Predicted 3D model of a 346-nucleotide part of an RNA (small-subunit ribosomal RNA, central domain) from an uncultured bacterium. The coordinates come from a structure-prediction model, not an experiment, and the mean pLDDT is 88. It matches the Rfam family "Bacterial small subunit ribosomal RNA".
Context: one part of a larger RNA
RNA sequence: UUGGGUGUAAAGGGCAAGUAGGCGGCCUAUUAAGUGAGGGGUGAAAUCCUGCGGCUCAAUCGCAGAACUGCCUUUCAAACUACUAGGCUUGAGUCCGGAAGGGGGAAAUGGAAUUAGCAGUGUAAGGGUGAAAUCUGUAGAUAUGCCUAAGAACACCGAUGGCGAAAGCAAUUUCCUGGUCCGGUACUGACGCUAAAUUGCGAAAGCUAGGGGAGCAAACAGAAUUAGAUACUCUGGUAGUCCUAGCCGUAAACGAUGAGUACUAGGUGUUGGGUGUUAAAACUCAGUGCCGCAGCUAACGCAUUAAGUACUCCACCUGGGGACUACGGCCGCAAGGCUAAAACUC
Repeated sequence: UUGGGUGUAAAGGGCAAGUAGGCGGCCUAUUAAGUGAGGGGUGAAAUCCUGCGGCUCAAUCGCAGAACUGCCUUUCAAACUACUAGGCUUGAGUCCGGAAGGGGGAAAUGGAAUUAGCAGUGUAAGGGUGAAAUCUGUAGAUAUGCCUAAGAACACCGAUGGCGAAAGCAAUUUCCUGGUCCGGUACUGACGCUAAAUUGCGAAAGCUAGGGGAGCAAACAGAAUUAGAUACUCUGGUAGUCCUAGCCGUAAACGAUGAGUACUAGGUGUUGGGUGUUAAAACUCAGUGCCGCAGCUAACGCAUUAAGUACUCCACCUGGGGACUACGGCCGCAAGGCUAAAACUC
C1' cells in the first nucleotide's frame, strides 16, 4: 500500500450554513459515452509459464507454444449508469388550520437576600475552628426594628420535564424575531443527501478601551497546622466575575458515539399534537427516559434515540516516547491558536 478500523484499546472535525466534487425516487422514449458480445490490427526481443532438447545432473543455454490481463479500430446489443426529451408523486418544499416552548434580541418593572450608610433600642461580647488565633467591638460591635443606597443573582414552581445546530437558555411584562410539531392534502414537481475549500456561531479563562463594583474571589498579606506547609482550614483582599464595543477560538466543546435514508420482537414511563370517548381505554405522529429479543461486541455493554442489517458522502487512525513539540507558513495587541516533522530511544 491493499486492507482493517474510529462508545471505553490509536482514531468522529466543538457546531452549523454552504461552493466545487461524490452520490441520488418512479415511468416512457432517444442516443450509444461508460458497459457487454463478436471481428480486425497492434501488443519488439529478452523475462515469466508449459512442453521438448543440449552441456553427465543442476544452475545455465536452445527450440516451440501459451501468455503479454493493454491500446487502436469496426459491427452488433440497449438491461444498468450516463445524455437528451416528456411525464408522475411517494422524497423535498410551499400553502391553509391549529399547538407547545428557560430558542434569540431590545426595553421596562418586581420581591427576597447580601453589604454599606443615617438615626433608634440595647450591652459585652462577636466571629471563626478539630481546637485556636489573626480579625471586629465600650470611639458601643454582634443582635433587633424602620429608612436610604448599590450591585449581582432570580428561592418555591422544577421534573428522569421543555427549547436550541452546538456553545447554551429559567423572576415578571411588552415589542421585534428564528426554528419545530400535528392535522388538511390545495400547490410546485426530484427542486434531494453529503460536503474538501470558504464563511458564520462558539463555555470558561484571558486581552484592549470606557463604565460598574454588593457578594464571591486567582495573586498577595496575616493566623493556624506541620519536621517543613510557597497547600488543605481561618481572617482579610486586588485583578476578575457584571455592562457596552472589539479581540481571542480553545475545553472531559462528551452520548468520549459525524450527517442522511431504509429495514429489523416487544414492555413500561413521560412531553407536545391528532383520532376516539360522557369520562376512560385504545390507536397514531413527533420528541425524551428506563428495561429487554434477534443481532452485534474483546468484554463492558448497545439494542427502532443501535454500537444491529445495508447504502451514500465527509472527517479521522496506523506501536510507545520524543511531540497537542521544533522549523516554516497563516492568524492574533499579547497570551497563544491552526497546520505539523525528524534525529534519537524502547